[in-house]
Model confidence (mean pLDDT): 84 of 100. The part of an RNA shown here (large-subunit ribosomal RNA, domain I) has 532 nucleotides and comes from Mangrovimonas yunxiaonensis. The sequence was found in a public genome assembly. The organism belongs to Mangrovimonas, within Bacteria.

Context: one part of a larger RNA
């Protein structure tokens, strides 16, 4: 030295446990800001470093409602208060709210300087106070600015990749910038589809179908009609035409005409309207008003057990017992319906307020014929060219959208059915609004989970976006568990000791002592044994 066997000491693995995390599910909510936000900044306790709260009225002010015995926050101590005249505490409503932040009276290296107006101190100032003083849009009243997780619309747009290389092609109208909005956003009431039958705005599933297609017919992209469901809802303008104001131009001063507004009309394809004649004052709906309510904060009430035993300790065993519209859950010294909080239920409740009444007030809302004349979205439809986007790569390429050049019709009119003609059919462009059904989840409440259980789960169970990095975008940790209870070791001893340990005590246990549950291995030690 090795092996072995106790016995420790190192570590913190394993077990068990959760205070947080991870997906959802029903429902609220879906924004907050110039009345100053999101986020901070420096305050602010008797003492006061951090967190929390709160703002010079500063761990808090008023009111109202509850609630009923202790309270002065995490967080212990002493000190000194405050409470049955009702506090701590909970709900709803208000006061206050330093500075910076859009930050906005100018300037600034954010939480700091420095002004000016107009009052008052006041007669005077390098002074105090109180108000006010940014751009932009609008005539004005007013409005905007900024923040904020997805979701939605639009503008602008890549490139790794694939194609086994790689240029059209794909990735992809995707990342990533920009601009807008709402709680939904877009979309939408056929110039829309379909085929000899028909169907009836958009949405969004399912299917149709990986289909017809589309393609360096490569890689790959990929529908429609139709058919089943979810939810349903439809309106309204310009015009004709009538009538008012205000300008202008004319005039014979009666007008006429031009034009900008405004009020009535009137809004669609079986064409409909204007205009003409006839006929009616009807039905229906909307919104304010006001009555009334389901609901609705904090909260209230709420049922039934006891005795033996083991044991520190009873909920655990035994033996009898009860509640039950409550045997969800959680907590207590070890496993509780019946100890606690609670649960089921019933009950109270401010603002508010689904819905239903109701007169009251306003607002909107119809019909027959007849047709001569009028209207019935113009730099638009269409076309040439160039592009885009349709599932459709320019192809036979319809159809949407337009950069540039041109440019119609006027219901006997126009458009479309996938090149183009023709027959038939469907609709009626060039103006406008429109709920659900669908997409989301920064937030709040209830609540699940064959999800995690501390190297897991969010990076963060702990004072984490926190310590350390980095000039900076920015990157970015480790860290949970004494014990039912602090009962947290009084008092003696070694020792230099406020280190450490042994004693006493406490504990059921201190081999639970704070370097604190159990306590693995590595590794490092004593001791004995055997071997060498």
């Nucleotide at each position: 030295g090795g092996c072995g066997u106790a016995u420790g000491g190192g570590g913190g693995a394993u077990g068990c446990c959760u205070a947080g995390g991870c997906u959802c599910u029903c429902a609220g909510a879906g924004g907050c800001g110039a009345a100053g936000a999101a986020g901070g900044a420096c305050g602010u306790g008797a003492u006061a470093a951090g967190c929390u709260g709160c703002g010079a009225a500063a761990a808090g002010c008023u009111g109202c409602g509850g609630g009923g015995a202790u309270c002065g926050g995490c967080a212990c101590a002493u000190a000194c208060g405050a409470u049955g005249u009702g506090a701590u505490c909970c709900g709803c409503a208000g006061a206050u709210a330093u500075c910076c932040g859009a930050a906005u009276g100018g300037g600034g290296c954010a939480a700091c300087c420095c002004a000016c107006u107009a009052u008052a101190c006041u007669g005077a100032a390098g002074g105090u106070a109180u108000a006010g003083u940014a751009u932009c849009c609008g005539c004005a009243a007013g409005g905007a600015g900024g923040c904020g997780a997805a979701c939605c619309c639009g503008g602008a747009g890549a490139a790794c990749u694939g194609a086994a290389a790689c240029a059209u092609c794909u990735a992809a109208g995707u990342a990533c910038c920009c601009g807008g909005a709402g709680g939904a956003a877009g979309a939408g009431a056929a110039a829309a589809c379909a085929a000899a039958a028909g169907u009836g705005a958009u949405u969004g599933c399912g299917u149709u179908a990986g289909u017809a297609g589309u393609g360096g017919c490569g890689a790959g992209c990929g529908a429609a009609c139709g058919c089943g469901c979810a939810u349903u809802a439809g309106c309204c303008c310009a015009a004709a035409c009538c009538g008012g104001u205000g300008u202008u131009g004319u005039u014979a001063c009666g007008g006429c005409a031009a034009u900008a507004c405004c009020g009535g009309g009137g809004u669609u394809g079986u064409a409909g309207g204007a205009c003409c004649a006839c006929g009616a004052c009807a039905u229906u709906g909307g919104a304010u008003g006001c009555u009334u309510u389901a609901u609705g904060a904090a909260c209230u009430a709420g049922a039934a057990c006891g005795c033996u035993u083991u044991g520190g300790a009873a909920a655990g065993a035994g033996c009898g017992a009860c509640c039950g519209u409550a045997g969800a859950g959680g907590g207590u010294g070890a496993c509780a319906g019946u100890c606690c909080c609670g649960u089921a239920u019933a009950g109270g409740u401010a603002a508010a307020g689904c819905g239903a009444g109701u007169u009251a007030u306003c607002c909107a809302u119809a019909g027959u014929g007849g047709u001569a004349u009028c209207c019935u979205g113009a730099g638009u439809a269409g076309u040439g060219c160039g592009g885009g986007g349709c599932a459709c790569g320019u192809g036979a390429a319809a159809c949407c959208c337009u950069g540039u050049a041109u440019g119609a019709a006027u219901c006997u009119g126009g458009c479309g059915g996938g090149a183009c003609c023709a027959u038939c059919c469907g609709c009626u462009a060039a103006g406008g609004c429109u709920a659900a059904a669908u997409a989301c989840u920064c937030c709040u409440g209830a609540g699940a989970g064959a999800c995690c259980g501390a190297u897991a789960g969010u990076g963060a169970a702990c004072c984490a976006g926190u310590a350390c990095c980095g000039u900076g975008a920015g990157g970015g940790a480790a860290a949970g568990g004494u014990g039912a209870a602090a009962a947290g070791a009084a008092c003696c001893c070694u020792g230099a000791a406020u280190a450490a340990g042994g004693g006493a005590g406490u504990g059921a246990a201190a081999g639970a002592g704070a370097a604190c549950c159990u306590g693995a291995a590595a590794c490092c030690a004593u001791a004995c044994g055997c071997c060498u």